The prediction has a mean pLDDT of 85. Small-subunit ribosomal RNA, 3' major domain from an uncultured prokaryote, 477 nucleotides, folded computationally. The full RNA is in RNAcentral, with records from ENA.
Context: one part of a larger RNA
RNA sequence: UGACGGGGGCCUGCACAAGCGGUGGAGCAUGUGGUUUAAUUCGACGCAACGCGAAGAACCUUACCAGGCCUUGACAUCCUGCGAACUUUCUAGAGAUAGAUUGGUGCCUUCGGGAACGCAGUGACAGGUGCUGCAUGGCUGUCGUCAGCUCGUGUCGUGAGAUGUUGGGUUAAGUCCCGCAACGAGCGCAACCCUUGUCCUUAGUUGCCAGCACGUAAUGGUGGGAACUCUAAGGAGACUGCCGGUGACAAACCGGAGGAAGGUGGGGAUGACGUCAAGUCAUCAUGGCCCUUAUGGCCUGGGCUACACACGUGCUACAAUGGUCGGUACAGAGGGUCGCAAUACUGCAAAGUGGAGCCAAUCUCACAAAACCGAUCUCAGUCCGGAUUGGAGUCUGCAACUCGACUCCAUGAAGUCGGAAUCGCUAGUAAUCGUGAAUCAGAAUGUCACGGUGAAUACGUUCCCGGGCCUUGUACA
Numbered sequence: 001u002g003a004c005g006g007g008g009g010c011c012u013g014c015a016c017a018a019g020c021g022g023u024g025g026a027g028c029a030u031g032u033g034g035u036u037u038a039a040u041u042c043g044a045c046g047c048a049a050c051g052c053g054a055a056g057a058a059c060c061u062u063a064c065c066a067g068g069c070c071u072u073g074a075c076a077u078c079c080u081g082c083g084a085a086c087u088u089u090c091u092a093g094a095g096a097u098a099g100a101u102u103g104g105u106g107c108c109u110u111c112g113g114g115a116a117c118g119c120a121g122u123g124a125c126a127g128g129u130g131c132u133g134c135a136u137g138g139c140u141g142u143c144g145u146c147a148g149c150u151c152g153u154g155u156c157g158u159g160a161g162a163u164g165u166u167g168g169g170u171u172a173a174g175u176c177c178c179g180c181a182a183c184g185a186g187c188g189c190a191a192c193c194c195u196u197g198u199c200c201u202u203a204g205u206u207g208c209c210a211g212c213a214c215g216u217a218a219u220g221g222u223g224g225g226a227a228c229u230c231u232a233a234g235g236a237g238a239c240u241g242c243c244g245g246u247g248a249c250a251a252a253c254c255g256g257a258g259g260a261a262g263g264u265g266g267g268g269a270u271g272a273c274g275u276c277a278a279g280u281c282a283u284c285a286u287g288g289c290c291c292u293u294a295u296g297g298c299c300u301g302g303g304c305u306a307c308a309c310a311c312g313u314g315c316u317a318c319a320a321u322g323g324u325c326g327g328u329a330c331a332g333a334g335g336g337u338c339g340c341a342a343u344a345c346u347g348c349a350a351a352g353u354g355g356a357g358c359c360a361a362u363c364u365c366a367c368a369a370a371a372c373c374g375a376u377c378u379c380a381g382u383c384c385g386g387a388u389u390g391g392a393g394u395c396u397g398c399a400a401c402u403c404g405a406c407u408c409c410a411u412g413a414a415g416u417c418g419g420a421a422u423c424g425c426u427a428g429u430a431a432u433c434g435u436g437a438a439u440c441a442g443a444a445u446g447u448c449a450c451g452g453u454g455a456a457u458a459c460g461u462u463c464c465c466g467g468g469c470c471u472u473g474u475a476c477a
Base pairs, nucleotide, nucleotide: 001477002476003474004473005472007471008470009469010468011467012466013465015461016460019425020424021423022422023421026316027315028314029313030312031311032310033309034307035306042053043052064302065301066300067299068298069297070296073125077124078123079121080120081119082118083117086103089100090099091098092097107114108113127291128290130289131288132287136285137284138280139279140278141276143274148187149186150185151184152183153182154163155162156161167178168177169176193268194267195266196265198236199235200234201233202232203231204230208225209224212223213222214221239262242256243255244254245253246252318418322377323376324375325374326373327372334365335364336363339358340357344353345352346351384415389410390409391408392407393406394405395404431453432452433451434450435449436448437447
């Protein structure tokens, strides 16, 4: 000087408390451990691994296993020879591959040849998801959006170092003020950026419709309009600016006015010096080591989907604030030409037939659901719950056996609110309800986004946990 303390002081955070809803019990989904296996590819392991890499394993993916094959190789550059490239069909085979066969002879040219491409050969080389993240770059997590981390000059100290950065106030903040052997400065904080909340201007189609007409069973449907909504560009607006009080006449705090908004208005992006030899050699790059008729490459089939069990994360429930049936209302944000697909018809349905329109403020996915209004069920393992299983189908796709999703009929398991323990959340939040997208042929209860309905509680900081500053002790560095 740090680090640590079941030392002290001050402060802070959904840290506790006050509340609301969960997890832990059930069934299923998913990840992991373990076990099994020819293989169940690999990585990730307290917080900060475990719906994680994987924004999507039937083949492919795929790295694993079995079997069948290749050896200058699936891919790159160079050299030599032949042939344009390319293409049709047949045979064998699980396919990779092997054999036969048809058409075709193009482009540039100094007529020597050349360019692209294919086949064969030679060796230089290719190739490796093989090892080392404790050799590395890059990227990322974490403490933590915590308020800290430093430097120049000066001063003090033999020196390590100190001072500044401590102190008195204050703040979300090393934020600001005052004081001070310090005076300044940098990286962080804040602001500048995006979005949302109010208003104005401009613009007015594909969006809008107040007033005036026309028309319809109905609809901005039509003429028209530019007010309103909206769209999207530019501005205005919030700064403790104003008033009162407190305070050291300071910084600031408390209350008030005006205002759509008030003291950082809400949300996001933004992550200092560093810590964990944290994570990643399997995104990529890369040193070293290793393989080179194999640890490389191709193919078929299997596996990654196994299942006495254990754990994590979720979904659905156990019901009446509910289930079922009928009627009826209101979003936002997205996607669409290898695509989204109306009306219509068929089917109980999944879906099919068909194809108007749309490269989309025009057409379409697309009915939002909870809510509301009625009817019914009356506390039961039930008209709750839907697992499991049987049967029949639909769709995608060469192909749904291992191993897809969905529909219909039948079946109708556990489960009556969950021990010890434990998690999230402070407002348009929790809870609850649907909607969309990426990936994607198909395949979400996951992820990311969107809106609808919409709470309770916070006395307080004694205690648990994390963190910041000062101080004290130390057999620690």